The RNA shown here (small-subunit ribosomal RNA) has 1398 nucleotides and comes from an uncultured bacterium. RNAcentral holds the sequence, with entries from ENA. The coordinates come from a structure-prediction model, not an experiment, and the mean pLDDT is 83. Rfam family: Bacterial small subunit ribosomal RNA. Its family is annotated with structural constituent of ribosome and ribosome in the Gene Ontology.

[in-house]
RNA sequence: AGAGUUUGAUCAUGGCUCAGAAUGAACGCUGGCGGCGUGCCUAAGACAUGCAAGUCGUACGUGAAAGUAGCAAUAUGAGUAAAGUGGCGCACGGGUGAGUAAUAAUUGGAUAAUGCGCCUCCUCGCUGAGGAUAACCAGACGAAAGUUUGGCUAAUACUGAAUAGCUCGAUAAGACCUCAUGGUUUUAUCGAUAAAGCUGUAAAGCGCGGGGAGAGUAGUCCAAUUCCCAUUAGCUAGUUGGUAAGGUAAAAGCCUACCAAGGCGACGAUCUGUAGCUGGUCUGAGAGGACGACCAGCCACACUGGGACUGAGACACGGCCCAGACUCCUACGGGAGGCAGCAGUGGGGAAUUUUGGACAAUGGGGGCAACCCUGAUCCAGCCAUGCCGCGUGCGGGAAGAAGGCCUUCGGGUUGUAAACCGCUUUUGUCAGGGAAGAAACGGUCUGCGCUAAUACCGCAGACUAAUGACGGUACCUGAAGAAUAAGCACCGGCUAACUACGUGCCAGCAGCCGCGGUAAUACGAAGGGGGCUAGCGUUGUUCGGAAUUACUGGGCGUAAAGCGCACGUAGGCGGGUGGUUUAGUCAGGGGUGAAAUCCCGGAGCUCAACUCCGGAACUGCCUUUGAUACUGGCCAUCUAGAGAUCGGAAGAGGUGAGUGGAAUUCCCAGUGUAGAGGUGAAAUUCGUAGAUAUUGGGUAGAACACCGGUGGCGAAGGCGGCCACCUGGCUCGCAACUGACGCUGAGGCGCGAAAGCGUGGGGAGCAAACAGGAUUAGAUACCCUGGUAGUCCACGCCGUAAACGAUGUGUGCUAGCCGUUGGUGACCUUUUUGGUCGUCGGUGGCGCAGCUAACGCGAUAAGCACACCGCCUGGGGAGUACGGCCGCAAGGUUAAAACUCAAAGGAAUUGACGGGGGCCUGCACAAGCGGUGGAGCAUGUGGUUUAAUUCGAAGCAACGCGCAGAACCUUACCAGCGUUUGACAUCCUGAUCGCGGGUUCCAGAGAUGGAUCCCUUCAGUUCGGCUGGAUCAGUGACAGGUGCUGCAUGGCUGUCGUCAGCUCGUGUCGUGAGAUGUUGGGUUAAGUCCCGCAACGAGCGCAACCCUCGUCCUUAGCUGCCAUCAUUUAGUUGGGCACUCUAAGGAAACCGCCGGUGAUAAGCCGGAGGAAGGUGGGGAUGACGUCAAGUCCUCAUGGCCCUUACGCGCUGGGCUACACACGUGCUACAAUGGCAACUACAGUGGGCAGCAAACUCGCGAGGGUGAGCUAAUCUCCAAAAGUUGUCUCAGUUCGGAUUGUUCUCUGCAACUCGACUCCAUGAAGUCGGAAUCGCUAGUAAUCGCAGAUCAGCAUUGCCGCGGUGAAUACGUUCCCGGGUCUUGUACACACCGCCCGU
Repeated sequence: AGAGUUUGAUCAUGGCUCAGAAUGAACGCUGGCGGCGUGCCUAAGACAUGCAAGUCGUACGUGAAAGUAGCAAUAUGAGUAAAGUGGCGCACGGGUGAGUAAUAAUUGGAUAAUGCGCCUCCUCGCUGAGGAUAACCAGACGAAAGUUUGGCUAAUACUGAAUAGCUCGAUAAGACCUCAUGGUUUUAUCGAUAAAGCUGUAAAGCGCGGGGAGAGUAGUCCAAUUCCCAUUAGCUAGUUGGUAAGGUAAAAGCCUACCAAGGCGACGAUCUGUAGCUGGUCUGAGAGGACGACCAGCCACACUGGGACUGAGACACGGCCCAGACUCCUACGGGAGGCAGCAGUGGGGAAUUUUGGACAAUGGGGGCAACCCUGAUCCAGCCAUGCCGCGUGCGGGAAGAAGGCCUUCGGGUUGUAAACCGCUUUUGUCAGGGAAGAAACGGUCUGCGCUAAUACCGCAGACUAAUGACGGUACCUGAAGAAUAAGCACCGGCUAACUACGUGCCAGCAGCCGCGGUAAUACGAAGGGGGCUAGCGUUGUUCGGAAUUACUGGGCGUAAAGCGCACGUAGGCGGGUGGUUUAGUCAGGGGUGAAAUCCCGGAGCUCAACUCCGGAACUGCCUUUGAUACUGGCCAUCUAGAGAUCGGAAGAGGUGAGUGGAAUUCCCAGUGUAGAGGUGAAAUUCGUAGAUAUUGGGUAGAACACCGGUGGCGAAGGCGGCCACCUGGCUCGCAACUGACGCUGAGGCGCGAAAGCGUGGGGAGCAAACAGGAUUAGAUACCCUGGUAGUCCACGCCGUAAACGAUGUGUGCUAGCCGUUGGUGACCUUUUUGGUCGUCGGUGGCGCAGCUAACGCGAUAAGCACACCGCCUGGGGAGUACGGCCGCAAGGUUAAAACUCAAAGGAAUUGACGGGGGCCUGCACAAGCGGUGGAGCAUGUGGUUUAAUUCGAAGCAACGCGCAGAACCUUACCAGCGUUUGACAUCCUGAUCGCGGGUUCCAGAGAUGGAUCCCUUCAGUUCGGCUGGAUCAGUGACAGGUGCUGCAUGGCUGUCGUCAGCUCGUGUCGUGAGAUGUUGGGUUAAGUCCCGCAACGAGCGCAACCCUCGUCCUUAGCUGCCAUCAUUUAGUUGGGCACUCUAAGGAAACCGCCGGUGAUAAGCCGGAGGAAGGUGGGGAUGACGUCAAGUCCUCAUGGCCCUUACGCGCUGGGCUACACACGUGCUACAAUGGCAACUACAGUGGGCAGCAAACUCGCGAGGGUGAGCUAAUCUCCAAAAGUUGUCUCAGUUCGGAUUGUUCUCUGCAACUCGACUCCAUGAAGUCGGAAUCGCUAGUAAUCGCAGAUCAGCAUUGCCGCGGUGAAUACGUUCCCGGGUCUUGUACACACCGCCCGU
């Protein structure tokens, strides 16, 4: 000293939470010792029992007993105990905090308004009488408590009398003092009032009475201060004052009578609630805040309420009386009691101790004293309740032991920790010694003072007897022995400290944020770690952090917060000069501010806590002296503030009255005919009974077009035709007047839009409610047709608005520029109504400084200052409830709490989004061509079924997808049968020398098992089964898993999207997130390029570089080609390589040239040339990223799971099922066609377990034979659309599904379940609803061909190839996707968002 938490991020606002300190604490776990403190905070609830106040025989009269001795009398006990009279004490000490908000406390004063026992000092006295009474004795009553009658007796008890210096009272006369009532004092006269004795060593001591003084103490009065609520605003009859009498120690309505009508209160009376106050304690940097246990001062109380008595003192804790509640005793008649004293009991409660010891010390009461009493006190006991101190060992010790935990299996860590070796002995145990606290009082002696005194007494000194509860305690010494002694919470961030396991939004954690849904450093427990330590943690409470109530030290345009506006009371604040005063202020002195505490310096317990001594401090109050600038008071004066006079000016300022035209509605009349009206479209509605339209006339009410304007006026609300009366305010100019008269303004009072209310008018238009028509899923709405209150007037209420500039009023100061409005001055020009420069008042736009969280404000401040008022203190609950006030009502105003959340809110930033905007783009739409959706079939998916129908893929971006080809195999699925170190890899041991290939047979479905025969007989070698290799058997480490998790992953892939974007460095701007660059003006397919610019550069993308097609050239002609020459059935051969082609290398295109356009740029348009022209066509190439997109079943891989099975092998089945639904395709529905015949021209590719020519057989699939070809050579190979003929619109010579039958081929095997062939059969279907797909040129459409996979199986899939070969694009309003700029946002999981009501 700060930190966490609102957001995707940021700044600021703002609350919540944490870290600190403290505690009379409690609870949980744990617990060795000592010292010093503390210990019913709750029931001022109730209390058993014991103790807590007595003492004095030196005040007095009485006066035992037990026991002992003795036969007894008696003696002794003993004048003792004891009770009584009397004295003093019991008013202290101890407890508690109920009451009390002032009869209290604190601080400071006053008492000239007072008292006082004991004590100290001074002074004067103590004479002489009297009558009783308790105890006691004898009776009486009563259960008891107790009462009572008679009799005896004493006093320092009681009562008269004497004396009276002093004192008190009265009268009279002075002196001094005081602000004053008055005080002090002197003198004279008169009056009033006292007393007690006891002891005795006879010295005296202790006492008693009057008076004075002191000390101390008590009473009373005054001032200031002392909690919350105004949802408590009025309170008060002894009340306030006076007079008289009374009363008190004492002032006083303290009390009574009479008289007066006062007194208190917004500076908070009164009422209610709460509370003992203080020194201080805790916290805090301080200022403050909270508290008032222990200790100390004061107060109050003593079962509850009331009362007095006694006394120096009480209205009395352990006294009395009365009343009440409660408890107890009782013979029922009546009595007794008061722990908030110390212990203790039960009760209450989260919770608080022993029915202890002693008067040894300190202190108190009594006493001459000895002494007695003392639950005050001093000690001990209990409790980790707090503070402080000590200990639980110290040193060495690496094989870094074992064990635990983790592990990448190498090791790491626990950890020098342990073991082990050496040493020490605090504490504890045992034994021994052993304090201080205790020296006063007393005694003896000496000295001094007093005195006549060597008495007495006081003081000082020396010597000295006795006295200890604690306690045989503290402390000291010795002995043995590491021996007797460690826990608690924490480890996600805040906050120091991390791993494995278990669990799986479960169990649980949590102070806040938040963890937990299968890899949890946050749960549980373990190892390890950091923290504190005889404690640790939790809970409660207080302060702090919180500047989060802001005096120090905050705010109010938008975060909470300026009253709607004015006037004005109290209050606050207030111009210049001079004088005076000294209240405030400042300085010095004095008094007080108890002690303790805190702080500083010392000292004593071994240290510390603790205690003692000294100092400082106690920031305060009172008093006194001085200063006089400033503020205040008083006096005087001034004119700059303010006001009033005079003369001008502007204006929707206000009130009431008058008046005008346009428009609307309605009425009357005319013309006129079928519609009008209304809407997005309609309908309700009006109209043939004549509407709408139009003309003329009339009525009514309301509002005032144009002018009209960030123009004007007003305090605000607000004010708009014209005219005049009445009237408020502002403003300008000029002089002269008053002389601070001012500013603000709690309460108060007035004004105050619209709506609403009351009474009475008025009512044209408009129009809540209401009705109807539409819209809609509904439509109590938006739209339409109607329509009542109301809107208007008069009077009276209401008193609120986003009453806003969301900005209180007033004053001054602080750069400018440009408008506009009202005055006025100077100058210029004058024809003017003009111009320029000033100045004062208003109203606007920019903008410097400054301010602001930012936005913004910026002389009209949100700047710099001053004065005063109002208001705010997290969100919700709530501007609500209750209460008060106001209102006719509606309602207004004032204004909470419970409960609940961790946020709510502001400004700005980046995105995303918008049925916002601008620009641009894409087969996105449009324009076209052809399809899908309807039929049959193929294929995939869903669903269903099944033993199994293996699994995955799911909008675009799953569905002819993984699968470039499931009869077995594949195969992962199902049933059954087998197998267990395994089908496969490595290692170890043993055996064999092999292994391997093949034949035959048996069992079996096969895997497999058994038998038989044949072929083959490893390599190296040191010649050793030695090495390698192989096989078999065994053992365990392990293998194996298409088991799970694609949300643990790598890799690969899809998609936005071949869209033009995505970023960085430095600089600059911004508090910051961020911005700038990348925006802007053009342009492009393009962030492509140019220009501009606080940016300048750069990177990944774009483009280009690569492949291919299109033109040409060069080189090379094998298997390609053939123009020329020869030759052949045939480029067949010779020959040639011109051409085609092949395949290698080059050339060519760049807006290069011309014109136009554009900023002269980039570029665009047109043209020339060219095979190709503006990226020439096509391909490959996919930025940063998004979708937890897809894939653990390609592969790899973490974790989990299975291990005679979830592994492996085999047979058979399934993946091919079938009511149905969807996707993708094929074939069609026909004449642009079918069928038949005829016939020409391609290109890519493939081929040795192959392609196969030719020949031959078969109607055909195909069979037989087999040349050639490892391919520009041979072969697949036949292209098809085409041409000609025929059919003539029909379920057909269309269409071919389905079915029957016969074959062919592949293969171990075509039943489930292959393809094909011939013949026969001949279904649906006649162009397809809503909807929807592809395509912009060699494209669509149409036609065939080839290949991969493959034993076989695709005429429908996929991937390629060529043939024929179109139509259309005005354009960008709309749908969809995308880019960019801008705008709004309460979204950020980002509109598939958020969120409201029921």